[in-house]
Context: one part of a larger RNA
Molecule: large-subunit ribosomal RNA, domain II
Organism: Anaerotruncus sp.
RNA sequence: ACCAGGGAGUGCAUAUUGGCGGCGAGGCUAAUUCUUUUACAGAGGAAGCCGUAGCGAAAGCGACAAGCGCGCAUGAAAAGAGGCGCGACGUAUACAAGUGCGUGCAGUCGCCCGUAUGCGACCCGAAGCCGGGCGAUCUAGGCGUUGGUAGGUCGAAGCGUGGCGAAAGCUGCGUGGAGGACCGUUAGAGAUGUUGAUAUGCAAAUCGCUCUCGUGACCUGCGUCUAGGGGUGAAAGUCCAAUCGAGGUCGGAAAUAGCUGGUUCCUCCCGAAACAUAUCGCAGUAUGACCUGGUCUGAGAUAGUCGGCGGAGUAGAGCACUGAUUGGGGAAGCCGGACCCGAAAGGGUCUGUUCUCUUGUCAAACUCCAAAACCGCCGUCGUCGUAGAAGACCGGCAGUCCGGGCUGGGGGGUAAGCUUCUAGUCCGUGAGGGAGACAACCCUGACCGUGGUUAAGGUCCCCAAGUAUCGGCCAAGUGUCAACACUUAAGGGUGUCCUGGGUCAUAAACAACUGGGAGGUUAGCUUAGAAGCAGCUAUCCUUUAAAGAGUGCGUAACAGCUCACCAGUCGAGAUUCAGGGCCCCGAAAAUUGACGGGGCUAAGCCGAUUACCGAUACCACGGAGCACCGCAAGGUGAUCUAGUAGGGAGGCGCUCUGCGUGGGCAGAAGCAUCUGCUGUGAAGCAGGUGUGGACCGCGUAGAGACGAAAAUCCUGGU
Numbered sequence: 001a002c003c004a005g006g007g008a009g010u011g012c013a014u015a016u017u018g019g020c021g022g023c024g025a026g027g028c029u030a031a032u033u034c035u036u037u038u039a040c041a042g043a044g045g046a047a048g049c050c051g052u053a054g055c056g057a058a059a060g061c062g063a064c065a066a067g068c069g070c071g072c073a074u075g076a077a078a079a080g081a082g083g084c085g086c087g088a089c090g091u092a093u094a095c096a097a098g099u100g101c102g103u104g105c106a107g108u109c110g111c112c113c114g115u116a117u118g119c120g121a122c123c124c125g126a127a128g129c130c131g132g133g134c135g136a137u138c139u140a141g142g143c144g145u146u147g148g149u150a151g152g153u154c155g156a157a158g159c160g161u162g163g164c165g166a167a168a169g170c171u172g173c174g175u176g177g178a179g180g181a182c183c184g185u186u187a188g189a190g191a192u193g194u195u196g197a198u199a200u201g202c203a204a205a206u207c208g209c210u211c212u213c214g215u216g217a218c219c220u221g222c223g224u225c226u227a228g229g230g231g232u233g234a235a236a237g238u239c240c241a242a243u244c245g246a247g248g249u250c251g252g253a254a255a256u257a258g259c260u261g262g263u264u265c266c267u268c269c270c271g272a273a274a275c276a277u278a279u280c281g282c283a284g285u286a287u288g289a290c291c292u293g294g295u296c297u298g299a300g301a302u303a304g305u306c307g308g309c310g311g312a313g314u315a316g317a318g319c320a321c322u323g324a325u326u327g328g329g330g331a332a333g334c335c336g337g338a339c340c341c342g343a344a345a346g347g348g349u350c351u352g353u354u355c356u357c358u359u360g361u362c363a364a365a366c367u368c369c370a371a372a373a374c375c376g377c378c379g380u381c382g383u384c385g386u387a388g389a390a391g392a393c394c395g396g397c398a399g400u401c402c403g404g405g406c407u408g409g410g411g412g413g414u415a416a417g418c419u420u421c422u423a424g425u426c427c428g429u430g431a432g433g434g435a436g437a438c439a440a441c442c443c444u445g446a447c448c449g450u451g452g453u454u455a456a457g458g459u460c461c462c463c464a465a466g467u468a469u470c471g472g473c474c475a476a477g478u479g480u481c482a483a484c485a486c487u488u489a490a491g492g493g494u495g496u497c498c499u500g501g502g503u504c505a506u507a508a509a510c511a512a513c514u515g516g517g518a519g520g521u522u523a524g525c526u527u528a529g530a531a532g533c534a535g536c537u538a539u540c541c542u543u544u545a546a547a548g549a550g551u552g553c554g555u556a557a558c559a560g561c562u563c564a565c566c567a568g569u570c571g572a573g574a575u576u577c578a579g580g581g582c583c584c585c586g587a588a589a590a591u592u593g594a595c596g597g598g599g600c601u602a603a604g605c606c607g608a609u610u611a612c613c614g615a616u617a618c619c620a621c622g623g624a625g626c627a628c629c630g631c632a633a634g635g636u637g638a639u640c641u642a643g644u645a646g647g648g649a650g651g652c653g654c655u656c657u658g659c660g661u662g663g664g665c666a667g668a669a670g671c672a673u674c675u676g677c678u679g680u681g682a683a684g685c686a687g688g689u690g691u692g693g694a695c696c697g698c699g700u701a702g703a704g705a706c707g708a709a710a711a712u713c714c715u716g717g718u
Base pairs, nucleotide, nucleotide: 001718002717003716004715005714006713011119012118013117014116015115016114018112019111020110021109022108023107026050027049028048032044033043034042035041054061055060064087067086068085069084070083074079088103089102090101091100092099093098122262123261125259129252130251131250132249134247140226141225142224143223144222145221147219148218149216151183152182153181154179158175159174160173161172162171163170164169188213189212190211193209194208196207197206228244230240231239265651266650267649268648269647270646275288276287277286278285279284290399292396294393295392296391300384301383302382304381306379307378308377309376310375311374316369317367318366322363323362324361327358328357329356330355331354332353335352336351337350338349339348340347341346403427404426405425406424407423408422409421410420411419412418432443433442434441447623448622449621450620451619452618453617457613458612459611460598461597462596466610468609469608470607471606472605473604479600480599491585492584493583495582496581497580498579499578500577501576502575503574504573512569513568514567515566516565518542519541520540523537524536525535548563552561553560624641625640626637627636628635629634652707654704655703656702657701658700659699660698661697662696663695670691671690672689673688674687675686676685677684678683
């Protein structure tokens, strides 16, 4: 890993809703007794419980079996159970008033489903806490006792002797043999490096090389002692039997877990919430909102269209208010500031300030204005409604309280697959088609089957359908990408197409070519020189068709070339500004690489036309369910059939039991295999063959240790 088998809402007590049944102003027995039985069962047993009256803290007091009206079903009407509205009554509040609760009778017992509470309470899952016993054969330390330590080196004290000395003593030589001394793969003990080998190992700590100690606080055998909040510890929270920041074992014990995982057959109907409030609350819970089931009632309802009447103050706009804010003019001159004149009084200029005119702007918390949408009411049409709408109620039962994306509008941020609100929508809980793949983007809401028509999107091939038609653009493989996850901008382009304006132009423009481009004069100054052309100043006049006291090269300075300007040749547009379309540059990432690919000059882009393809959409036919009508047969449904959490309804299968009724040694169940049939499904039926060798069904009523794919599930097999 696979297969088989096992594997999770149960029992008791209490409470309560609903359903069914018994009795009913009553209902019921409990313990227990008697009879009887294998078990059962039957008969006693009101002790007690609930109900029949409430109100009040209490003392205490103590209520409509109908006075009036409406009205559903029904009915010709009158009427009219239930229902509704008044009225009346009891009690508490001192009286009164008002208010609260109650009153025109329904309970109780049993069974069943749902739910709650207590217990293990759907199942599995901690780390932990407490208690009793067991451990020092590992290891730590102590005690008792035993054993071990090759060889070599250094050479303490002491002693002997020589020398020196007055002596104390010093010193040489020898002897001696000390030491937690030295070397040492002696034995033995240890464990520094190797990030060597090994890594389902030789080994749950080993192997190789290297290294430390090796007469000592040394090593070691045996015996013995210390025990779990305790021991032992040259101290590392070390070690206490592969277990230690509190051993292991059994028990309390099914500890507890607001946390994770799992929770077993089918079909049908409905179908959420990720919000609010509170919370030692934020992974929880409770209440409300939202789901579901039931009941009551009895006539209007309103998602849409149009019209009318209102509302409000957004977008926009505006400056009349509140504030912000630019320039100019005028007035006041009290007050503030600076400066000037003056001995001073005072005077003058400028400015601030205030008022006013004009000019240019801004605002979520400004508004003289003011939409579109939106909201309210009324009416019209539409749609729905006695086949029960709208509404109300009841209270059975939930789930949910991590939400997310997109579009529009806001706050924070004009960063985010950001955050926080808001209106809507989708995903969540939504399948199908398209977008290469792609929860929420586009189309579209899937009961089943068959056939057709379309949507989005597409029609060269992959790949269903146009190598369709008409007109334009692009030359960059630009592009072939609706959006998003496709990266692209400022700024440039004499790439090309289109639109509009200005100027020049047959009195000939623009470009090109031919010719002219002169004289005063080398203007003056400066300078070695300065002659159009280093620099400064000025920039006139003449001849002319035209020609600057000179546009650029050039010279030492001249010279030379050229331009402006003019004429001729030529003959029709030229030039400039602004805007638009497509295209180009700007353009950088790491293995070769993405328009989905091939490929394409359209099979690209823009505009127009037409045909086709293409969904579970729509249409047709057949069928099922559900809802409703109907005694039934049958009928109707444009408006019903998606669905997680979850609620409700109806069924299938397994084992056992009572009753009834059947099959079986002429072959039961089971197993294996083949064939056919039925049901929406869980499932069921029939037949054949083989095996097997004694039990097995069906109907009905009941009972459950009743259904497996998951739980890092358990056990076994392979």